This is a predicted structure of a 73-nucleotide RNA (transfer RNA) from a Bacteroidales bacterium.
RNA sequence: GUCGGGUUCUACUAGUCGGUCAGGUAACGACACUCUCACUGUCGAAACAGGGGUUCGAAUCCCCUACCCGAUA
Numbered sequence: 001g002u003c004g005g006g007u008u009c010u011a012c013u014a015g016u017c018g019g020u021c022a023g024g025u026a027a028c029g030a031c032a033c034u035c036u037c038a039c040u041g042u043c044g045a046a047a048c049a050g051g052g053g054u055u056c057g058a059a060u061c062c063c064c065u066a067c068c069c070g071a072u073a
Stems, first nucleotide, its partner, number of pairs: 001072007010026004019056001028044005049065005
């Protein structure tokens, strides 16, 4: 250089034949429980790498860019 795959909350991840609240676990915060802490329970905040296109509608399909991994010369 060429080809292929990947990128979703703080972390690990589900969701890919386009539509129904972007969900789960841990962590974090608040409250309850407790003499206090822990445990447990309830609630909460938090994400689709960036840009463009297709479509009535995109995390999902297409293109470009960035980064990571692999193959090849």
The coordinates come from a structure-prediction model, not an experiment, and the mean pLDDT is 81. RNAcentral holds the sequence, with entries from ENA. NCBI's taxonomy places the organism under Bacteria, Pseudomonadati, Bacteroidota, Bacteroidia, Bacteroidales. It matches the Rfam family "tRNA". Rfam's curators write: Transfer RNA (tRNA) molecules are approximately 80 nucleotides in length.